[in-house]
């Protein structure tokens, strides 16, 4: 970089040390000199891989796979709003109305973020 699968309405911030931007990208709308974003230190938050036990299956052990439970010393991620919100496609309901708008809910996509595989 780009591929596959899982998840994304929950949860969790103080210093320091700089100083003007941040919320991917457009738009909106927000947050911010009562300090942005960056480093860095200490906390916390989850429970993705990784550990532990337990069931199932792969006849038995091992190992894998799957499911469920636990702990939080390990790797990572996270700690403003729903991934803030939105965009395409279908479909249900409201409202106004004339072939259109507006609202709200669903289900699938598309974008993006983690995590894991594995190129």
């Nucleotide at each position: 970089c780009g591929c596959u699968c899982a998840u994304c309405c929950a949860g969790a911030g103080g210093g320091a040390c700089u100083g003007a931007g941040g919320g991917a990208a457009c738009g909106g709308c927000c947050c911010u000199g009562c300090g942005a974003a960056g480093u860095c230190c200490c906390g916390g938050c989850a429970a993705c891989c990784g550990c532990c036990a337990c069931g199932c299956c792969g006849a038995c052990c091992a190992c894998g796979g799957c499911g469920c439970g636990g702990a939080a010393a390990g790797g990572u991620g996270c700690c403003a709003a729903u991934u803030c919100c939105g965009c395409c496609c279908g479909g249900a309901c409201c409202g106004a109305g004339a072939g259109u708008c507006g609202g709200c809910c669903c289900g699938g996509g598309a974008a993006g973020a983690u995590g894991a595989g594995g190129g």